């Protein structure tokens, strides 16, 4: 340099154009002598920009970052 894959919550991952979810983790409460486990509840996220569309995490283009392959 070329090709491909990926970037969503603190972490690991979903969501193939119409309400952004799950597990683990965190806060609070119940329970306990205390803790753990368990139960309930709660907060937190779409890499940046432009475009297409009534509507974009999703489609297109540019950029940034990471991984793999080729040279």
């Nucleotide at each position: 340099g070329c090709c491909g894959c990926g970037g969503u919550a603190g972490c690991u991952c979903a969501a193939c154009g119409g309400u952004a979810g799950a597990g683990c983790g965190g806060g609070c409460g119940c329970c306990u002598g205390a803790a753990g486990a368990g139960c309930g509840u709660u907060a937190u996220a779409c890499g940046g920009g432009u475009g297409u569309u009534c509507a974009a995490c999703u489609c297109a283009c540019c950029c940034c970052c990471g991984c793999g392959g080729c040279a």
Molecule: transfer RNA
Organism: Minisyncoccota bacterium